Annotation: Small-subunit ribosomal RNA, 5' domain from an uncultured bacterium, 519 nucleotides, folded computationally. Its mean pLDDT, the model's own confidence on a scale to 100, is 83. It matches the Rfam family "Bacterial small subunit ribosomal RNA".
Context: one part of a larger RNA
């Protein structure tokens, strides 16, 4: 001089795009933040339409006996549906969002490698789907329990489970040919044993199932090399190092275990200590280099604390389960229930950082064939001069150089064309009209917003910091080493251009200083 997620004091018109717990990963009161399919399934209630029946009985005919039989009620049976909410099943709830507390790590960044691997949905290819079984939930009944929850008895389906069949191809086990690598290998062919499959809805238009390839997306492992500080931390390790043989995994491997060696790392810094999430970037700098990792991206790591594993392709799962600590609830004292580091909100803490806001109209996810639901992602709005950037607070003309102030050698300087006055203009902002694009056929939170027109009135819109060098800008008065300034050097002790006040001047400007922090 730059620059900041800044904060303080004074002061403050508008607008547009950003951006806002850096502190206590301290505790949470309410809402909502992941559903969703009836084109997988069986019941239930409501609706309608139909048929039957049952009571009642409007009209109308009447020989007064009866016939006739609308509407509305209940019941049963079918049928039906953009009907409702629970169950059972499928898919997603491993994604999106948050936060960095832990990690100095193959954690990140980069560049290889997997002859050590996996891959739901999706796109290609090829081959199929034949025939049974036996539950359960829902229900309905009994019962326990204050609830939260169950527990026993009976009944039903399925694209829920389970056997059979059948196997191009595959998966395992044994012998084999050929062909190649970059060691272990690795591909192809045929052999014979053997073991694994499917599901069906349907509006008839399709949608969905099974096996195998491949692709394509994601992960997953291993390695080279970089990656704060301390030696006032020099020695450290027992599955420790290597081996054989298993077990485990998708898969390599002491990952785990049994046995067998003694190993193996270290001043080229092992080992402890301390601090830290890790790049892309971001500030600064002429650049080498410092600093830094807030918003946005990318990758890791965590979900109260510390464990564990189930499902599932995929997790060891934020809003899933178990145990165990702590805390708050509830409680009939037996026992139960929670988890905002989603989004708004509270209380704390702090110089300090915002609405319990709209809307699913876009873009995007997830369900679904779609219609569609769902969505605190997103997309607006709100608040905050926290930042950038624009704009505006008026132009022009006016000398009696008014008045008033200030200072004055009292002659006049100075504010000063400043103002008034006289002519104009209307950007903002008011006010009234019209009024989008964002959306493809419809559909627009925003929003009557942006933006155009018009009529109106200079009206509604300037502060703050200095003025002794440095460093652009000075005189007067109060004060007297007192008060008090102050970034350094210093001012102040009776004419203070330095302290406070006034005028008058400099600088920046909706801001202006000050304080912290880095270059």
């Nucleotide at each position: 001089g730059g620059a900041u997620g800044a904060a303080c004091g004074c002061u403050g018109g508008c607008g547009g795009c950003g951006u806002g717990c850096u502190u206590a990963a301290c505790a949470c009161a309410u809402g909502c933040a992941a559903g969703u399919c009836g084109a997988g399934c069986g019941a239930a209630g409501c609706g309608c339409u139909u048929a039957a029946g049952a009571a009642a009985g409007a009209u109308u005919c009447u020989u007064c006996g009866g016939a006739u039989g609308a509407a509305a009620u209940c019941u049963u049976a079918a049928g039906u549906g953009a009907c409702u909410g629970a169950g059972c099943g499928g898919c997603g709830g491993a994604c999106g969002g948050g936060u960095g507390a832990g990690u100095a790590a193959c954690g990140c960044g980069u560049g290889g490698g997997u002859a050590a691997c996996c891959c739901g949905c999706c796109u290609c290819a090829u081959a199929c789907a034949g025939g049974g079984g036996g539950a359960u939930a829902a229900c309905a009944g009994u019962u326990a329990g204050a609830a939260a929850u169950g527990a026993c008895u009976g009944c039903u389906a399925a694209u829920a489970c389970c056997g059979c069949a059948u196997a191009a191809g595959c998966g395992c086990a044994c012998a084999g040919u050929g062909c190649u690598g970059c060691a272990u290998g690795g591909c192809a062919c045929a052999g014979u044993g053997u073991g694994a499959a499917a599901a069906a809805c349907u509006c008839c238009g399709g949608u969905g199932g099974u096996a195998u390839g491949a692709g394509a997306u994601g992960g997953a492992c291993c390695c080279g090399c970089g990656u704060u500080g301390g030696a006032u931390u020099a020695g450290g390790c027992a599955g420790u190092u290597g081996g054989c043989g298993g077990g485990g995994u998708a898969a390599c491997g002491g990952c785990c275990c049994a046995c067998c060696a003694a190993a193996c790392c270290g001043a080229c810094g092992a080992u402890c200590c301390a601090u830290a999430g890790c790049c892309g970037g971001c500030c600064u700098g002429a650049g080498a280099g410092g600093g830094u990792g807030a918003a946005c991206g990318g990758c890791c790591a965590c979900a109260u604390u510390g464990g564990g594993a189930c499902u599932g392709a995929g997790a060891c799962a934020c809003g899933g389960c178990c145990c165990a600590a702590a805390c708050u609830c509830c409680u009939a004292c037996g026992g139960g229930a929670g988890g905002c580091a989603g989004c708004a909100g509270u209380g704390g803490g702090g110089a300090a950082u915002a609405u319990u806001g709209c809307a699913c109209a876009a873009u995007g996810g997830g369900g679904g064939a779609a219609a569609c639901c769902c969505u605190g992602a997103u997309g607006c709005a709100g608040c905050g001069a926290c930042g950038c950037c624009g704009c505006g607070u008026g132009a022009g003309u006016g000398a009696a150089g008014a008045a008033g102030u200030a200072a004055u050698u009292c002659g006049u300087u100075a504010u000063g064309u400043a103002a008034a006055g006289c002519u104009c203009u209307a950007u903002c902002a008011g006010c009234a009209g019209g009024g989008a694009a964002g959306a493809a056929a419809a559909u627009g939170a925003c929003g009557g917003u942006a933006c155009c027109u018009g009529a109106c009135u200079a009206a509604g819109a300037a502060g703050c910091c200095c003025c002794g060098g440095c460093u652009a800008a000075c005189u007067a008065c109060g004060u007297g080493c007192c008060a008090g300034c102050a970034g350094c050097c210093g001012c102040g002790g009776u004419a203070a251009u330095a302290c406070g006040u006034a005028g008058g001047g400099g600088g920046c400007a909706a801001g202006c200083g000050u304080u912290a922090u880095c270059c």